[in-house]
RNA sequence: ACAAUGAAGAGUUUGAUCCUGGCUCAGGAUGAACGCUAGCGGCGGGCCUAAUACAUGCAAGUCGAGGGGUAACAGGGUGGCGACACCGCUGACGACCGGCGCACGGGUGCGUAACGCGUAUACAACCUGCCUGCUACUCGGGGAUAGCCUUGCGAAAGCGAGAUUAAUACCCGAUGGUACGCUUGGGAGGCAUCUUUUGAGCGUUAAAGCUUUGGCGGUAGCAGAGGGGUAUGCGUCCCAUUAGCUAGUUGGUGAGGUAACGGCUCACCAAGGCGACGAUGGGUAGGGGGUCUGAGAGGAUGAUCCCCCACACUGGCACUGAGAUACGGGCCAGACUCCUACGGGAGGCAGCAGUAGGGAAUAUUGGGCAAUGGCCGGAAGGCUGACCCAGCCACGCCGCGUGCAGGAAGAAGGUCCUAUGGAUUGUAAACUGCUUUUCUUGGGGAAGAAAACCUCUCUGCGGAGAGACUUGACGGUACCCAAGGAAUAAGCCUCGGCUAACUCCGUGCCAGCAGCCGCGGUAAUACGGAGGAGGCGAGCGUUAUCCGGAUUUACUGGGUUUAAAGGGUGCGUAGGCGGGCGAUUAAGUGAGAAUUGAAAGGCAGUCGCUUAACGAUUGUAAGGUUCUCAUACUGGUCGUCUUGAGUGUAGUGGAGGCAGAUGGAAUGAGUGGAGUAGCGGUGAAAUGCAUAGAUACCACUUGGAACACCGAUUGCGGAGGCAGUCUGCUACGCUACAACUGACGCUGAGGCACGAAAGCGUGGGGAGCAAACAGGAUUAGAUACCCUGGUAGUCCACGCUGUAAACGAUGGUUACUCGGUGCUUGCCUGUUGAGGUGAGUGCCUAAGCGAAAGCGAUAAGUAACCCACCUGGGGAGUACGGCCGCAAGGUUGAAACUCAAAGGAAUUGACGGGGGUCCGCACAAGCGGUGGAGCAUGUGGUUUAAUUCGACGAUACGCGAGGAACCUUACCUGGUCUAGAAUGCGAGGGGAUGAUCCAGAGAUGGAUCAGUCCGCAAGGACCCGAAGCAAGGUGCUGCAUGGCUGUCGUCAGUUCGUGCCGUGAGGUGUUGGGUUAAGUCCCGCAACGAACGCAACCCCUAUCGGUAGUUGCCAGCGAUAGAGACGGGGACUCUACCGAGACUGCCUACGCAAGUAGAGAGGAAGGAGGGGACGACGUCAAGUCAUCACGGCCCUUACGACCAGGGCGACACACGUGCUACAAUGGGCAGUACAGAGGGUAGCAAAGCGGUGACGCUGAGCCAAUCCUGAAAGCUGCUCUCAGUUCGGAUUGCAGGCUGCAACUCGCCUGUAUGAAGCUGGAAUCGCUAGUAAUCGCGCAUCAGCCAUGGCGCGGUGAAUACGUUCCCGGACCUUGUACACACCGCCCGUCAAGCCAUGGGAGUCGGGUGGACUUGAAGCUGGCAGGUUCAAUGCCAGUAAGAGUCAAACCGAUGACUGGGGCUAAGUCGUAACAAGGUAGCCGUACCGGAAGGUGUGGCUGGAACACCUCCUUU
Repeated sequence: ACAAUGAAGAGUUUGAUCCUGGCUCAGGAUGAACGCUAGCGGCGGGCCUAAUACAUGCAAGUCGAGGGGUAACAGGGUGGCGACACCGCUGACGACCGGCGCACGGGUGCGUAACGCGUAUACAACCUGCCUGCUACUCGGGGAUAGCCUUGCGAAAGCGAGAUUAAUACCCGAUGGUACGCUUGGGAGGCAUCUUUUGAGCGUUAAAGCUUUGGCGGUAGCAGAGGGGUAUGCGUCCCAUUAGCUAGUUGGUGAGGUAACGGCUCACCAAGGCGACGAUGGGUAGGGGGUCUGAGAGGAUGAUCCCCCACACUGGCACUGAGAUACGGGCCAGACUCCUACGGGAGGCAGCAGUAGGGAAUAUUGGGCAAUGGCCGGAAGGCUGACCCAGCCACGCCGCGUGCAGGAAGAAGGUCCUAUGGAUUGUAAACUGCUUUUCUUGGGGAAGAAAACCUCUCUGCGGAGAGACUUGACGGUACCCAAGGAAUAAGCCUCGGCUAACUCCGUGCCAGCAGCCGCGGUAAUACGGAGGAGGCGAGCGUUAUCCGGAUUUACUGGGUUUAAAGGGUGCGUAGGCGGGCGAUUAAGUGAGAAUUGAAAGGCAGUCGCUUAACGAUUGUAAGGUUCUCAUACUGGUCGUCUUGAGUGUAGUGGAGGCAGAUGGAAUGAGUGGAGUAGCGGUGAAAUGCAUAGAUACCACUUGGAACACCGAUUGCGGAGGCAGUCUGCUACGCUACAACUGACGCUGAGGCACGAAAGCGUGGGGAGCAAACAGGAUUAGAUACCCUGGUAGUCCACGCUGUAAACGAUGGUUACUCGGUGCUUGCCUGUUGAGGUGAGUGCCUAAGCGAAAGCGAUAAGUAACCCACCUGGGGAGUACGGCCGCAAGGUUGAAACUCAAAGGAAUUGACGGGGGUCCGCACAAGCGGUGGAGCAUGUGGUUUAAUUCGACGAUACGCGAGGAACCUUACCUGGUCUAGAAUGCGAGGGGAUGAUCCAGAGAUGGAUCAGUCCGCAAGGACCCGAAGCAAGGUGCUGCAUGGCUGUCGUCAGUUCGUGCCGUGAGGUGUUGGGUUAAGUCCCGCAACGAACGCAACCCCUAUCGGUAGUUGCCAGCGAUAGAGACGGGGACUCUACCGAGACUGCCUACGCAAGUAGAGAGGAAGGAGGGGACGACGUCAAGUCAUCACGGCCCUUACGACCAGGGCGACACACGUGCUACAAUGGGCAGUACAGAGGGUAGCAAAGCGGUGACGCUGAGCCAAUCCUGAAAGCUGCUCUCAGUUCGGAUUGCAGGCUGCAACUCGCCUGUAUGAAGCUGGAAUCGCUAGUAAUCGCGCAUCAGCCAUGGCGCGGUGAAUACGUUCCCGGACCUUGUACACACCGCCCGUCAAGCCAUGGGAGUCGGGUGGACUUGAAGCUGGCAGGUUCAAUGCCAGUAAGAGUCAAACCGAUGACUGGGGCUAAGUCGUAACAAGGUAGCCGUACCGGAAGGUGUGGCUGGAACACCUCCUUU
């Protein structure tokens, strides 16, 4: 350059990932249907179902130029006045005889799996009317018959008799050939039988006339064309759960029959023929050209058009004919319908219309022969539901239109919003201008038609040309012109993702949507409506079906270790595949040519309808067949070779197999001895054994089974499998040699053999073990795990069975492809402590492969060949059927139905009755409590008109509440208000405010009195306040939220950037070795850095210093009766600011370092000095809508607001948290000492007085280092003496005090009296590791008061214990397993119960098709026979044969009492089998047992965790 025009994906399994894999979607298509909608035209299409039944009309006739004739019509003629009659005379012509047609055209798809169809051949095995060409002929004669006429029967359909008549009807004779038959001669050819040609002889068979004189016909023969018949190769659906089929069957001989071959038919003979390359049987189906889809290869399909086939109510049969076994012909049988006078008859729309029925569904009982074509005819012409047209239907394809331009106040209205406003609908509308396809009206107006007939001319006589006349259903249609006027014309679906398009309202797991995933449980872009948007548009959606996407059956173009999938193993048949060289052949293969491949269709070009659809024309394909050529490769044949394979010889190896013999240890049993009370068994026990002497010990005897050590990740074998020793027999591998054969090979469907354990049969044997079974335990139960017994069985022989996680989950053979290192067993060597070379058996690894894990010369790498197997999960390895088995069962092996997944590998978490390491008042060691009592308080429950609400394991329960008598208050009852109880604006008004009275429970309502302020004024303060604008809600939702909080947890973690590793999720960093309170630090390291956390920075406290010195302090000095009260002082204490100090800094030891250790030093303090504040990423839809805020919803004369009273305080009970106790380490009385931190003006209050006291009265001082505020335990002394007490103080009576409007419900305090339970607390459980626990008091907030024993602080006194980390609880890190991810409070199995669904079995019942046997047997045909002169007809017989009946059986389908399992279904029952070591590791085969999962025995597997040991490998 030529050629080629062609290939897209997405959603859905998971917390996430990769893979496998199914499901679903986007596309195209349709003879469609349904829903909504609809202006026009062109071109097409239109019963897919009931091959169901059909009313009515039409769909095949024609020829008078074949004939006899004249029923109807017309003309003419004759007669008659006329009505009318007569005449076939003419045009014509019913019926009839005759010819041709009716076998075409048209319909349908029942049947058919077949030479039916397609394609290619063959007929040397055939026929052919009409048409064409050629040759020859067309002579003579005869007898009938329909019609017509007469007549009979019958309801009809129709049938019969007699007489008479014609022909192109029928018959006879003649003639005749290249026809046919027989005999015979020659030539040529081929394909086996043969074909062809040319002679001779014998025999046989023909004809038709009509006519307008132009012509049309007739007969014989040969050719042609076209049509048909037959045969063959190849191709042509599903089921093997259809494996054997076949008697005219297969072949032969002969005959018959046919147009013709042929078992086509018959007689005889032979015993064949078909079949895993799928016969036979069953199911389904007309086939092709083509059509749809697809990149293609393919897949699906077979409407319209064309070709072939089959059928015509169902079945059978022939006749006629050139042609039929005949859609609108016949006969018979059957079913059905109709007519009937009941005796008999008639019919066949799968022709065009049409009707009923069926159905989701498919049209007019139209026009015309004008055109094209068909039949008849000489022609005119006739007929033609073929055809040409029209009608109906958006059924499809194509085209056109419903206007175009301008137009912003971006109108109104609608919708939405963050709502004075904005956004959107939207240039959209209005409005202005323009156009007129379409429409309406008027006018014009086709093509499709060329003819034929007739006339004339020419002619080779087929015909050609010229002229004239006539003919249009569609249709006054298409088309053209004019006028008018935006005029007549838009819908449907969708808007969560896939998939283009978003908001509001309604609804509240309801109603509904949905193709898949999935939406809907009060804020739904997913339901319904609306606004808006998107898509397509006279259509749009839905449903159904096909292809595609789906490389998801893979030829193109897939797989099998773990996802579905390698047969348990070998031998071997068919088949497939196959080493080197040479020759030959040419089947495969390649090339060229010829032929075929109908038309239409498809593709390309051109052209015609205004365009397109549509149509015309030209060109073009794969494939088949034949011939020729080529010969590399494959195949065939022949020859040869040795390397594949085998043989031989010599060695060698081993738990290879079979049989026999034999040995010791051990268990059990028996006998004897000796010996005494237990033995045995378990987590602990018991059953069991034992004083009738067990167990333990010794000796002897007996029997069966298995073979310690060696022994190993060893070896051998095809697999299963194989182990004491010896012997015999036998098989095999390997090595060396290279002697022999010479491709003899590989694989292997069927087949055959072998094949663990369990199991079965028969007979033995039986020690131990041990399903079942029994007992004992365990347990809620325990049909188990554990224990004591124990039978089959385990063992042997023979015979079955034929399966296992029969595994390396990896078929066999051959070749090739870096290395390292072991083991076994050979051989070689002149590197011998080494090297080389085979065969096997392990590990690690390169490349490569793989989804990954991993595999990696023993491949899962790279290739070749053969076999087996897979195609979503469940149903199910089930059912049915077949085969095998004694049985158990094995093998082969579905479907309905159901799900949107099931799965593999790996990742991150979480979890484990997995492992390792570590921490914590986690345990342990201690001290004190709770749980028992009484009371306080909170909660549950109950009660109630109400007992307001919230909080509920840890993380609710002296919690919200840091103050419920009213108020608070949210609850209840009753009484009241309605722009409202509260706040702002507000016209206007004002006497602001205070007080009194009346009614009332009060809210409230009414009445009366007093009485203003600032300002010069305007006006203002204050009060009232109409309308209106903003109310209000402790009503709901903490699962719509903000904020705040609890908890894990002051646990040490949580992440990021860049890099690196991995397909990816993700990993690395953050793991490892140390260390720490700490992911704290150090070291190492494909990581290097960084962030939030840790720590530090902040506060208090412990020491010291500096500064300052009142209200604090007082050492020294002064002064005082005494007192820091005073002078004074800053030293001290203290106050409160600033600093210092602690950092493993120093020493020793250990250590690389970090760091650790030491009663180390020093220091007030030592390894974070003590305490506080501070809470990472996140978890619990944790808590709070009742603190507050806030979205949405709800209430509005009430769910708002006011008032009074009540309730929140109830009380059979239960729980939590506390207080006080039970006493002597104590109680009581008396005396006496020492704090800290706070608070105080509606306050704290000294002091004095009164009171026993609570308290009252008076009241200094203090807005506070200034004034106010007893500390208690302790110490000292006295008393009590173990008692329900001088313990304990509940409860209750009485009398008082205080606060407050008010202490009844329902306050606190005092005095007095009373004096309950309780004597140290069951199971269980809590706190605390030092100034801690324990114990003692003090203060504060709230607050009128106080239910405070609570909470928050303060100080006083002041312990004990920690060996240690096994266990309980919680947590951290690493690792491991996982079927968990809502994350173990997870997941999940089976029975049972309930509902629904499909299905297996089932005594049977019903139906269907098929084959067989027997009986009967119509029509027709064939053959024979009888009568007869012959033919025909008729009759009879036989054969064939539709149909009918009977019998038995198989098959298929429907149904069936009952019965079996299966599937599905938010919250049923029983258990807990599996997933973690799933709490007895699990699983496979088998056997037994059990409500169920399941348990146990036996053998096997790892697809088991953990620990220890051994061995091997890698690395240092």

Record summary
Predicted 3D model of a 1516-nucleotide RNA (small-subunit ribosomal RNA) from a Bacteroidota bacterium. The coordinates come from a structure-prediction model, not an experiment, and the mean pLDDT is 82.